[in-house]
Context: one part of a larger RNA
RNA sequence: CAUAUGGUGAAUGCCUUGGCAAUUAGCGCCGAUGAAGGACGGGGUAAGCUCCGAUAAGCCGCGGGUAGGUGCACGCAACCUGUGAACCGCGGGUCUCCGAAUGAGGAAACUCUCUACGCUUAACCGCGUAGAAUCCAUACAUGAAUACAUAGUGUAUAGGAUGGGAACCCACUGAACCGAAACAUCUAAGUAAGUGGAGGAAAAGAAAGUAAAUAAACGAUUCCGUUAGUAGUGGCGAGCGAACGCGGAAGAGCCCAAACCACAAGGGGUAACCUUUGUGGGGUUAGGACUGCAUAGUGUGAUUGUAUAGUCGGUAGGUGAACUUCACUGGAAAGUGGGGCAGAAUAGGGUAAUAGCCCCGUAACCGAAACCGAAAUACACACCGCAGUAUCCAGAGUAGUGCAGGACACGUGAAAUCCGGCAUGAAGGCGCCAGGUCCAUCUGGUAAGGCUAAAUACGACUAAUUGACCGAUAGAGUAUAGUACCGUGAGGGAAAGGUGAAAAGAACCCCGGGAGGGGAGUGAAAUAGAAUCUGAAACCGUGUGCUU
Numbered sequence: 001c002a003u004a005u006g007g008u009g010a011a012u013g014c015c016u017u018g019g020c021a022a023u024u025a026g027c028g029c030c031g032a033u034g035a036a037g038g039a040c041g042g043g044g045u046a047a048g049c050u051c052c053g054a055u056a057a058g059c060c061g062c063g064g065g066u067a068g069g070u071g072c073a074c075g076c077a078a079c080c081u082g083u084g085a086a087c088c089g090c091g092g093g094u095c096u097c098c099g100a101a102u103g104a105g106g107a108a109a110c111u112c113u114c115u116a117c118g119c120u121u122a123a124c125c126g127c128g129u130a131g132a133a134u135c136c137a138u139a140c141a142u143g144a145a146u147a148c149a150u151a152g153u154g155u156a157u158a159g160g161a162u163g164g165g166a167a168c169c170c171a172c173u174g175a176a177c178c179g180a181a182a183c184a185u186c187u188a189a190g191u192a193a194g195u196g197g198a199g200g201a202a203a204a205g206a207a208a209g210u211a212a213a214u215a216a217a218c219g220a221u222u223c224c225g226u227u228a229g230u231a232g233u234g235g236c237g238a239g240c241g242a243a244c245g246c247g248g249a250a251g252a253g254c255c256c257a258a259a260c261c262a263c264a265a266g267g268g269g270u271a272a273c274c275u276u277u278g279u280g281g282g283g284u285u286a287g288g289a290c291u292g293c294a295u296a297g298u299g300u301g302a303u304u305g306u307a308u309a310g311u312c313g314g315u316a317g318g319u320g321a322a323c324u325u326c327a328c329u330g331g332a333a334a335g336u337g338g339g340g341c342a343g344a345a346u347a348g349g350g351u352a353a354u355a356g357c358c359c360c361g362u363a364a365c366c367g368a369a370a371c372c373g374a375a376a377u378a379c380a381c382a383c384c385g386c387a388g389u390a391u392c393c394a395g396a397g398u399a400g401u402g403c404a405g406g407a408c409a410c411g412u413g414a415a416a417u418c419c420g421g422c423a424u425g426a427a428g429g430c431g432c433c434a435g436g437u438c439c440a441u442c443u444g445g446u447a448a449g450g451c452u453a454a455a456u457a458c459g460a461c462u463a464a465u466u467g468a469c470c471g472a473u474a475g476a477g478u479a480u481a482g483u484a485c486c487g488u489g490a491g492g493g494a495a496a497g498g499u500g501a502a503a504a505g506a507a508c509c510c511c512g513g514g515a516g517g518g519g520a521g522u523g524a525a526a527u528a529g530a531a532u533c534u535g536a537a538a539c540c541g542u543g544u545g546c547u548u
Base pairs, nucleotide, nucleotide: 001545002544003543004542005541006540007539013533014498015497018470019469020467021466022465023464024463025462026461027459028458029164030163037098038097039096040053041052042051044076045075048072049071059092060091061090062089063088064087068080069079070078103112104111105110113132114131115130116129117128118127119126134161135160136159137157138156139155140154141153142152168199169197170196171195172194173193179186183235209218210217222249223248224247225246226245232240233239253451254450255449256395260281261280262279263278264277265276266275267274268273287393288392289391290388291387292386293385297383304380305379306378307377308376311374312373313372314371315370317366318365319364323339324355325338326337327336328335340357341356342346348360349359350358400424401423402422403421405419406418407417410436431446432445433444434443435442485492486491505532508519509518510517511516
């Protein structure tokens, strides 16, 4: 060096318990009735996980379910079960200690106390049950300086709050890197981050609107498509970037304040009366009050509640076609060949290789004692006409203005509109605001109070389904692990899958202290032997041959 055969090693192949990304549907808050999350316990044997809580892998009721069962977990023991266990669903009971943690304290899962009632004791001690936090609201009592009062204090309340939650939502605070080929206005971006708050959605929302400009239109909000990268804006740089209108989704509109009336209480007044507050009526922009006339129906299911026989859906389930036919190969038939059958079912998975007809299922159909949801219905409930226009009412430190800012696509610009800071400060319906400076005309609207479903956003969670997604250095960090380990801590954070169809996991004998091995046996196979599928290469041997 060649060849043969081993060791080591783990690539590769095949596999999948786990992931990734979606679609559709559902569902969407939990918590002082003590959550989320934990600590410590509970098993005949019990370290971990799961489950549960001193009634502790469980207790009770109702329904499903069926012959087995005592979780993962495969041993031994002891038991349960046709008087229906196990298992599944619904409802209930129990539920130590910590944790908002709430009797006080505290270095979480501990310590200490008071009140009432009960048990125990001769008595003390001890034990059990319930209660004892703070703030707010309401009610009552008490009550200073200070006479009435008020502050304060106390008590009560099946009144409320607190804390947690994946993203989504609203509000407040609010960067920088970056881009501008440097950089300061600008951009990134009202993004990241921080904080507060709410809900199953949130926010917005029934015009002081949009439009039009010589023609007289639309009619709350939200979301999608378009308008349109247009009009604009912009060291007119980089960039930023609408709206009207049109087409769709969905559709729903309402309530106060005031005028006026009544009642109650307080204040003023000799009294009539005036005035303030509260409650009820009235009323809401098609204005209303007021005056006159008329009048018994109409509407909605948004409100808010109650009820519901039945209906639909959910939370367990049930029925469910057709060969175990002949032969061959094989360890094994589902393969191959021959013959047959079902199909509203030839989706999928399993079964000793590739099974429509073996098993679980699938199509189709059926099903609830209990609890939940939906629609619907009923009742309660809510609402209402015409005319007139003299008088009254129609949201004030508001609108507007000045200064300096912010938001609007709009960087102060001719800069309207909106917001709040400082200062100032109207009108009163013959009023006021807007129509992109401003003025006139015209047109539209009625600010300074409030509520409002749906279409929309998101996905922690549940179910079903899908993939020119991964297949163990991939796919999540995790085929489970936020474990081991690291760090004072915040925090960081792994590796690790595969015997076989079935443990049939190698009785017995031999060598050996054992490890390990040789026989025997199992198996289709043991070079499938637990360091277990396949078992490449590097690297290390052994036999044989050749070369120097």